[in-house]
C1' cells in the first nucleotide's frame, strides 16, 4: 500500500407489518343541529297566522365500505451502493 470477502452502521430501490390522514360507499342527533312539522297548544269573532313535539327527509360527533391515493414507523425479508468500521484471507512492498 491494493484487492476481496463475513458481519456491523448508514443509505437507494423493493417487500411485508402496523399507525394516523386524504378521498369514496353506507349508518348515524327523544331534548341541547338544521329543514318540513300531522296531532295537539297558543293568538285570532273569522280568514288565517305562531312557537313547536313525534314522524320524514339532510347532516354533525362518531362509526363502516373500498383496501383507492399519498405519508409515518418497525424489519432476524430481497437486490444494490459507500475514499465508513471491527476482523478474515491474499498480492506487492519495505
Nucleotide at each position: 500500500u491494493c484487492c476481496g470477502g463475513u458481519c456491523c452502521a448508514c443509505u437507494g430501490c423493493g417487500a411485508u407489518g402496523g399507525g394516523g390522514g386524504c378521498c369514496u360507499u353506507c349508518c348515524g342527533a327523544a331534548c341541547c343541529g338544521g329543514g318540513u312539522c300531522a296531532g295537539g297548544c297558543c293568538g285570532g269573532g273569522a280568514a288565517c297566522g305562531g312557537a313547536g313535539c313525534a314522524g320524514c327527509c339532510c347532516u354533525a360527533a362518531g362509526g363502516u365500505c373500498g383496501u383507492g391515493c399519498a405519508u409515518c414507523c418497525a424489519u432476524g425479508c430481497g437486490c444494490g451502493g459507500u475514499c465508513g468500521g471491527c476482523c478474515c484471507g491474499g498480492g506487492c512492498c519495505c

Bacterial small signal recognition particle RNA from a Pseudomonadota bacterium, 94 nucleotides, folded computationally.
The sequence is in RNAcentral, with records from ENA.
Its Rfam family is "Bacterial small signal recognition particle RNA". It is annotated as a non-coding RNA gene. Its family is annotated with SRP-dependent cotranslational protein targeting to membrane, signal sequence recognition and signal recognition particle, plasma membrane targeting in the Gene Ontology.
It is recorded under the gene name ffs.
The organism belongs to Pseudomonadota, within Bacteria.
Of the family's consensus pairs, 92% are formed in the model.